[in-house]
Context: one part of a larger RNA
Molecule: small-subunit ribosomal RNA, central domain
Organism: metagenome
RNA sequence: CUGGGCGUAAAGCGCGCGUAGGUGGAUAUUUAAGUCGGAUGUGAAAUCCCCGGGCUCAACCUGGGAACUGCAUUCGAAACUGGGUAUCUAGAGUAUGGGAGAGGGAAGUGGAAUUUCCGGUGUAGCGGUGAAAUGCGUAGAUAUCGGAAAGAACACCAGUGGCGAAGGCGGCUUCCUGGACCAAUACUGACACUGAGGUGCGAAAGCGUGGGUAGCAAACAGGAUUAGAGACCCUGGUAGUCCACGCCGUAAACGAUGAGAACUAGGUGUUAGCUCACCAUUAAGUUAUUUGUAGGGGCGAUAUAGAUGUCGGCCGGCAGAAAAUUUAGUGGUGAGUUAGUACCGAAGCUAACGCGUUAAGUUCUCCGCCUGGGGAGUACGGUCGCAAGAUUAAAACUC
Numbered sequence: 001c002u003g004g005g006c007g008u009a010a011a012g013c014g015c016g017c018g019u020a021g022g023u024g025g026a027u028a029u030u031u032a033a034g035u036c037g038g039a040u041g042u043g044a045a046a047u048c049c050c051c052g053g054g055c056u057c058a059a060c061c062u063g064g065g066a067a068c069u070g071c072a073u074u075c076g077a078a079a080c081u082g083g084g085u086a087u088c089u090a091g092a093g094u095a096u097g098g099g100a101g102a103g104g105g106a107a108g109u110g111g112a113a114u115u116u117c118c119g120g121u122g123u124a125g126c127g128g129u130g131a132a133a134u135g136c137g138u139a140g141a142u143a144u145c146g147g148a149a150a151g152a153a154c155a156c157c158a159g160u161g162g163c164g165a166a167g168g169c170g171g172c173u174u175c176c177u178g179g180a181c182c183a184a185u186a187c188u189g190a191c192a193c194u195g196a197g198g199u200g201c202g203a204a205a206g207c208g209u210g211g212g213u214a215g216c217a218a219a220c221a222g223g224a225u226u227a228g229a230g231a232c233c234c235u236g237g238u239a240g241u242c243c244a245c246g247c248c249g250u251a252a253a254c255g256a257u258g259a260g261a262a263c264u265a266g267g268u269g270u271u272a273g274c275u276c277a278c279c280a281u282u283a284a285g286u287u288a289u290u291u292g293u294a295g296g297g298g299c300g301a302u303a304u305a306g307a308u309g310u311c312g313g314c315c316g317g318c319a320g321a322a323a324a325u326u327u328a329g330u331g332g333u334g335a336g337u338u339a340g341u342a343c344c345g346a347a348g349c350u351a352a353c354g355c356g357u358u359a360a361g362u363u364c365u366c367c368g369c370c371u372g373g374g375g376a377g378u379a380c381g382g383u384c385g386c387a388a389g390a391u392u393a394a395a396a397c398u399c
Base pairs, nucleotide, nucleotide: 003371004370005369006368007353008352012367014201015200016199017198021194022193023192025088026087027086028085029084030083031082033081034080035077036076037075038074039073040072041071042070049065050064051063052062053061054060091191092188093187094186095185096183097182098181103177104176105175106174107173108172109171110154114150115149116148117147118146119145120144121143125136126135162169163168206247207246208245209244210243211242215241216240220236221235222234223233258366259365260364261363262362263361266344267343268342269341270340271339272338273337274336275335276334277333278332279331280330281329282328283327284326285325286324287323289321290320291319292318293317296315297314299312300311301310302309303308348355349354372399373398374397381392382391383390384389
């Protein structure tokens, strides 16, 4: 050294992409690097171990054997790993067709509210608090009506609802654009997983330059409270919050749970597809039935001498009614299935709490990280940054 761990005890990088490396599906054949076996050489002696011998025993000395688990050469084996060749489709990907979504970027636009300004009405208060005061108001406030301007955020819908790798994303319209999911086929043929370094994204606050500033509001000022009040409460109020471009690179960046794959009871919701069944509805068509009827044909009755008129059925045309059925669309219900999401739970796991097919269960591959508390995520040095600082990261000492 061969170790144990990482939801809450120390410990999962904030999150992607990806280089090296590590690991890697099925079949056939070949090779023999790893692997396994044999042989030969070597592996000094002493030591260690076993069986004997000598000092009265022992330590000690000494004979023989074994061992020296190694290395080299050579002859073989071919299951597994590796290499070569050929083939395959279950992994992965591409094409086709769909529906869902606050996914991202840009431009335009809407209404409510707030504040300010202008005008009208109107008069003495308003505002604020536990109570007050500072503050605003007779130079006409608050309130109310009409008009104008500005900036920021988008009520209801709204949901353990959706989308995104994470940070995060919410009025409406248009343009550009990424990803996931589903169904049925076709195609490529292992093209895969992870990922040290690297590189990109990354809330809020903060920084630089230039704009913007309605509301809110660090700092600051005043009023209260109080023993004091550098606070909590109140009145104001500047950076900032907003936009463009460039930095910063951190968070309880949390599911405090790295990524990928396989397997292992169920139940109840919910979101998005697909399939089947049933129901409702819309549109179109078909079938037979029935009602009315312009005009026409034929039959019967009746009036008439006759032509002809009237009436009732029939055929065909047009319009309508209800019914059955077919196709397509929409909606609902139920069942099945795929992908997400939430709760409860068998086995199992866990120190317990709890987790439990979205695992913290059972396994595999790869990466990151931990190793008593304090000192300390500090000092020094390096790298990055305009700075703030970030990152990497100790020791003495002490318990």